[in-house]
RNA sequence: CUGUGAACUGGCGAUCGCGCCGAGGGGCCCGCGAGGGAUGCUCUCGGCGAGGAAAGUCCGAGCACGACAGGACACGGUGGUGGGUAACACCCACCGGGCCGGUUGCGGCCCAGGGACAGUGCCACAGAAAACAAACCGCCAACGGGCCAGCGUUCGCGCUGGCAGCUGGUAAGGGUGAAACGGUGCGGUAAGAGCGCACCGCUCGGCCGGUGACGACCGAGGCAGGGCAAACCCCACCGCGUGCAAGCGCAAACAGCCCUAGCCAGCCUCGCUGGCAACCGCGGUCCGCGGCGAACGGGCGGGUAGCGUGCUUGAGGCGGACGGCAACGGACGCCCCAGAGAAAUGAUCGCCGGGGAGUCGACUCCGUCGACUCCCACGGAACUCGGCUUAUGUUCACAGCAAC
Numbered sequence: 001c002u003g004u005g006a007a008c009u010g011g012c013g014a015u016c017g018c019g020c021c022g023a024g025g026g027g028c029c030c031g032c033g034a035g036g037g038a039u040g041c042u043c044u045c046g047g048c049g050a051g052g053a054a055a056g057u058c059c060g061a062g063c064a065c066g067a068c069a070g071g072a073c074a075c076g077g078u079g080g081u082g083g084g085u086a087a088c089a090c091c092c093a094c095c096g097g098g099c100c101g102g103u104u105g106c107g108g109c110c111c112a113g114g115g116a117c118a119g120u121g122c123c124a125c126a127g128a129a130a131a132c133a134a135a136c137c138g139c140c141a142a143c144g145g146g147c148c149a150g151c152g153u154u155c156g157c158g159c160u161g162g163c164a165g166c167u168g169g170u171a172a173g174g175g176u177g178a179a180a181c182g183g184u185g186c187g188g189u190a191a192g193a194g195c196g197c198a199c200c201g202c203u204c205g206g207c208c209g210g211u212g213a214c215g216a217c218c219g220a221g222g223c224a225g226g227g228c229a230a231a232c233c234c235c236a237c238c239g240c241g242u243g244c245a246a247g248c249g250c251a252a253a254c255a256g257c258c259c260u261a262g263c264c265a266g267c268c269u270c271g272c273u274g275g276c277a278a279c280c281g282c283g284g285u286c287c288g289c290g291g292c293g294a295a296c297g298g299g300c301g302g303g304u305a306g307c308g309u310g311c312u313u314g315a316g317g318c319g320g321a322c323g324g325c326a327a328c329g330g331a332c333g334c335c336c337c338a339g340a341g342a343a344a345u346g347a348u349c350g351c352c353g354g355g356g357a358g359u360c361g362a363c364u365c366c367g368u369c370g371a372c373u374c375c376c377a378c379g380g381a382a383c384u385c386g387g388c389u390u391a392u393g394u395u396c397a398c399a400g401c402a403a404c
């Protein structure tokens, strides 16, 4: 330095301040009072008061409401195997593959890791060719034809040798590419080629081990169709939608609708005014006084503002044993740990401590010690959990590398 794992997020004290809850005192409103009320002011005391990520809101759940017979289609997600879990795209272990290191025993890291003969599609540039193969350079001339030379000839041609801008063979070599129709070697051949053989790889079969992914061994087959599914697609499995501004309860003001007069008199007669009664209040009775009418009263429904609830005791935290390789699990013991309204959890000072930077001084001068000054990461609960990812300071352990 890199990787993996783990821990912490300065401590103590003083003063001032903030949020929630509980107890108490004073105050506020109604009432003559006893008393009652509030969404409420203040004081005192006590308790509690951010994080490892509270963040991103990317997955998975609880909870709530709406929808829903069943099935299919569509759409979305997941994808080796086994396990963990409420669940997961998370975690653990293993398998397979790749990369790196290596003391060749192994170790570390990474992998969306089902299917490429179901079908469709794509494979830039380069290259002959990117998939029913094909042939640029090269190699070859056995087979077919041509030309040249020599020899022979019954003059038709034949034999031998050579040539390559015909033709044909080949795919070993070169070259291109991310990828070129198994690899290495020997044989073989005109040259070559699984054409033949050995080993490696591959496919198929058998058997054994393993819960399984898969692996070991044996045998057979010359080898069969390159890659891409984080392209469409196919297969298996899973999946309703919206979110605490969910939802539930109470309920001002304004608006709406409904209900409420018995008698007498007068008048300007759809009615208004006055008096009395009834009713109500002054704690019960009487007297007396006051109030009282088409609304300023009573009631109704929906429900706005607002208030309450949801709300924090929960798949909860901590501890040491136990089971398990582990993730984790079942018990036991202890603990209660913000629930606030757009939003509190802070500020100052002193002492101690950690890290970093700078200045000065001393010394045993690549450094050590002391003094002084400055700085202290990311960040802020908002219904609640489990994960993942991202941001970030310090310390420790292990592994690897580099330097000394």
Stems, first nucleotide, its partner, number of pairs: 001400008010352007018049009028037003051378001055389002058387005063243004075239005080094005095113001096111006114234002119232002121228003136174002138170004144166001146163007182200006201223001202221005208215002247309004256300004262276006279291004316335004322329002354376010